[in-house]
Model confidence (mean pLDDT): 81 of 100. A computed fold for a 72-nucleotide RNA from a Roseiflexaceae bacterium, annotated as transfer RNA. It matches the Rfam family "tRNA". By type it is a transfer RNA. Rfam links the family to the GO term triplet codon-amino acid adaptor activity. Lineage of the source: Bacteria > Bacillati > Chloroflexales > Roseiflexineae > Roseiflexaceae.
RNA sequence: CGGCGCGUAGCUCAAUGGUCAGAGCAGGAAUCUUAUACAUUCUCGAUUCUGGUUCGAAUCCAGGCGCGCCGA
Numbered sequence: 001c002g003g004c005g006c007g008u009a010g011c012u013c014a015a016u017g018g019u020c021a022g023a024g025c026a027g028g029a030a031u032c033u034u035a036u037a038c039a040u041u042c043u044c045g046a047u048u049c050u051g052g053u054u055c056g057a058a059u060c061c062a063g064g065c066g067c068g069c070c071g072a
Base pairs, nucleotide, nucleotide: 001071002070003069004068005067006066007065010025011024012023013022018055027043028042029041030040031039048064049063050062051061052060
């Protein structure tokens, strides 16, 4: 420098172009216990950025950024 792939919660992952973007673990609170642990319930928290297409975009298109792989 070229090609390909990926980017969603603190972590690991879901999500037909259309319901309030969900789940597990982690964090916080409550119940339980003499207390801790376990268990149960509740809660917190996210679509990498910009533009475009569309009635409607996490999803499609273009570009940027970051990461990985391959080639030179």